Large-subunit ribosomal RNA, domain V from a Candidatus Colwelliibacteriota bacterium, 582 nucleotides, folded computationally.
It matches the Rfam family "Bacterial large subunit ribosomal RNA". Gene Ontology terms of the family: structural constituent of ribosome and ribosome.
The RNAcentral record of the full RNA draws on ENA.
Context: one part of a larger RNA
RNA sequence: CCUGCAGCUAGACAAAAAGACCCCAGGAGCUUUACUGUAGCUUGGUAUUGGCUCUACGACUUAAAUGCGUAGUGUAGUGGUGAGAGUUUGAAGCCUUGCUUUCGGGUGAGGUGGACUCGACAAUGAAACAGCCAUCUUUUAAGUUUUAGAUUCUAACCUCGGAGGAAAAAACUACGGGGAACAGUGCCUGGUGGGCAGUUUUUCUGGGGCGGAAUCCUCCCAAAGAGUAACGGAGGAAUUUAUUAAGGUUGGCUAGGGUCGGAUGGAAAUCGACCUGAUUGUGUAAAGGCAAAAGCCAGCUUAACUGCAAGACUUACAAGUCGAGCAGGUGCGAAAGCAGAACUUAGUGACCCGACGGCUCUUUAUAGAAAGGCCGGAGACAAUGGAUAAAAGCUACCCUGGGGAUAACAGGCUGGUGAUACCCGAGCGUCCACAGCGACGGUAUCGUUCGGCACCUCGAUGUCGGCUCAUCCUAGCGCGGGGCUGGAGAAGGUCCCAAGCGUGUGGCUGUUCGCCACUUAAAAGGAUACGCGAGCUGGGUUUAAACCGUCGUGAGACAGGUUGGUCUUUAUCUGCUGCAGG
Numbered sequence: 001c002c003u004g005c006a007g008c009u010a011g012a013c014a015a016a017a018a019g020a021c022c023c024c025a026g027g028a029g030c031u032u033u034a035c036u037g038u039a040g041c042u043u044g045g046u047a048u049u050g051g052c053u054c055u056a057c058g059a060c061u062u063a064a065a066u067g068c069g070u071a072g073u074g075u076a077g078u079g080g081u082g083a084g085a086g087u088u089u090g091a092a093g094c095c096u097u098g099c100u101u102u103c104g105g106g107u108g109a110g111g112u113g114g115a116c117u118c119g120a121c122a123a124u125g126a127a128a129c130a131g132c133c134a135u136c137u138u139u140u141a142a143g144u145u146u147u148a149g150a151u152u153c154u155a156a157c158c159u160c161g162g163a164g165g166a167a168a169a170a171a172c173u174a175c176g177g178g179g180a181a182c183a184g185u186g187c188c189u190g191g192u193g194g195g196c197a198g199u200u201u202u203u204c205u206g207g208g209g210c211g212g213a214a215u216c217c218u219c220c221c222a223a224a225g226a227g228u229a230a231c232g233g234a235g236g237a238a239u240u241u242a243u244u245a246a247g248g249u250u251g252g253c254u255a256g257g258g259u260c261g262g263a264u265g266g267a268a269a270u271c272g273a274c275c276u277g278a279u280u281g282u283g284u285a286a287a288g289g290c291a292a293a294a295g296c297c298a299g300c301u302u303a304a305c306u307g308c309a310a311g312a313c314u315u316a317c318a319a320g321u322c323g324a325g326c327a328g329g330u331g332c333g334a335a336a337g338c339a340g341a342a343c344u345u346a347g348u349g350a351c352c353c354g355a356c357g358g359c360u361c362u363u364u365a366u367a368g369a370a371a372g373g374c375c376g377g378a379g380a381c382a383a384u385g386g387a388u389a390a391a392a393g394c395u396a397c398c399c400u401g402g403g404g405a406u407a408a409c410a411g412g413c414u415g416g417u418g419a420u421a422c423c424c425g426a427g428c429g430u431c432c433a434c435a436g437c438g439a440c441g442g443u444a445u446c447g448u449u450c451g452g453c454a455c456c457u458c459g460a461u462g463u464c465g466g467c468u469c470a471u472c473c474u475a476g477c478g479c480g481g482g483g484c485u486g487g488a489g490a491a492g493g494u495c496c497c498a499a500g501c502g503u504g505u506g507g508c509u510g511u512u513c514g515c516c517a518c519u520u521a522a523a524a525g526g527a528u529a530c531g532c533g534a535g536c537u538g539g540g541u542u543u544a545a546a547c548c549g550u551c552g553u554g555a556g557a558c559a560g561g562u563u564g565g566u567c568u569u570u571a572u573c574u575g576c577u578g579c580a581g582g
Stems, first nucleotide, its partner, number of pairs: 001582008010574003014569002022403006028395004034199005040192003044188005050153002053150004058145008067136001074129001077135005084118003093112008157179005163173002202214003211231001215237006238384001239283001240342002247301007255279001256276006281290002284347001286345003305328004311322003317385001330339003353379001356376004361372002410457001411455001412453003416450001418446006427437002464539001465537003469531001470528005477502003480497006504518005545563004549558003
């Protein structure tokens, strides 16, 4: 070195299971003051559903009564007619009495009485009276009837009982008792309704969540045409202005600052001179503009018009922007002319629906009305090219499809943070920067911390600590050799060389760490997938059960606490150990 046998498990990112954590997409279970429904419960109406009374409101009919401003004998409802009417079928008057009253009276009933009374005429007044007809207001009585309520009845309906059916049960039949037009049931209807159901619960994101953002305008980034990203750096908008326009036009004017002078008067009010030149101002952010002004003041006004529009800019589309010119009518100006809002760029919302307003439109038998049509139009989608008229959560009980396109472990890159070393040397060190220290700063190295990135791995790379077994590094804790010393000696301090060997046992805690105790020459620091689970353990973390605190309406949640909780693999290859043979 080869082969075999017996072993060990460091590796084959070993095997097993299309990762259960995380994210994305889908699903399911659960919750609720998410949305929309719905069983159930309940309200009212109506049908099944009938009779007699009483009460109340209303309507109608009949009868009777009722009607007072002032003047006028006096209680004149309104209109018409009218010259008579009533009366022995009992007038006036008187007595008793009912109703009514504006307290004056009016009008009934009974008795007495025994023949007149009223009107016309006249007067007064807006209107003239008896009688008759019609009618109105108010009231009373009777009747009919609707509605509502109450009592009651029995025959619907409900229920109980025995009998028949029938030997037993159900239907059914005829009786008797109780309830009763209620209840029950059908249809319509308001409410309630996680009891149940179907669903929704956006996206961006240096993983996701939390936070923030989502449309428009200005500047920088933006690399001198346009355009150009980031959870890059700065700011704004969701308007304002018409009885003083902040619009149109015509005419006029020039700020701001500085110096000097000047009563109250000051740094700054108003006045004068000179110098400077846009620093001022512009409704509002910023940028670009602006002086015979786009800034400031005044006069007159409504073009902040109607119908169009050649041609351009911009642009995937849809949108957006500018616009000479024509027609109509208008404002200002002597005129030429200017004017279809504002110095410009933000001040916003498609389609559908549409309150409301207008119109010489249509209009189902006719007249209207309702409804529709045409023109305008408030109203919002801000997740701002707006999914629907309409929508929130939990899952550790979870499931499926995917992802190393994306997190947690480990590795990798980086090296802010960390560790170590060096440079400078203010200062300390009695004196003296450097025996020993060393501020403020600077430069490296390392890859042991915390991070950043998201590059292999999500068809699986098992995670803290302990045990066992270790191999290596040196930035050296002890043992060895040296330099300097603020080294007398001893004991030290600091630096250099050096990795050969070594580097403890206990208490507490799951702990690494740490604190404590006792030893020791010393009780060094690291790397090895924070070495080592196909070597062990399983105390911690990190499933399902459960308790507490806190949060949440709730389902549930918590780098909060607590108890409990399956650690699989007979070794093919490499590697290593031992033995045997060649």